[in-house]
Molecule: transfer RNA
Organism: Planctomycetota bacterium
RNA sequence: CGCGGGGUGGAGAAGUGGUAUCUCGUCAGGCUCAUAACCUGGAGGUCGCGGGUUCGACUCCCGCCCCCGCUA
Numbered sequence: 001c002g003c004g005g006g007g008u009g010g011a012g013a014a015g016u017g018g019u020a021u022c023u024c025g026u027c028a029g030g031c032u033c034a035u036a037a038c039c040u041g042g043a044g045g046u047c048g049c050g051g052g053u054u055c056g057a058c059u060c061c062c063g064c065c066c067c068c069g070c071u072a
Base pairs, nucleotide, nucleotide: 002070003069004068005067006066007065010024011023012022013021018055026042027041028040029039030038048064049063050062051061052060
């Protein structure tokens, strides 16, 4: 240089055109003599950046940035 995969709350992951979900974590409450476990509820994401297509984009197209792998 070329090819492939990936970037989504603090962490890990789902979401192939129609209100962004799940698990863990975190905060509050319940339970307990107390802690853990368990139960209930909340907060936290301009979906890597910019542009295009579309009534509508995390999703499709183009360019760029970053990470992983393969090849030379």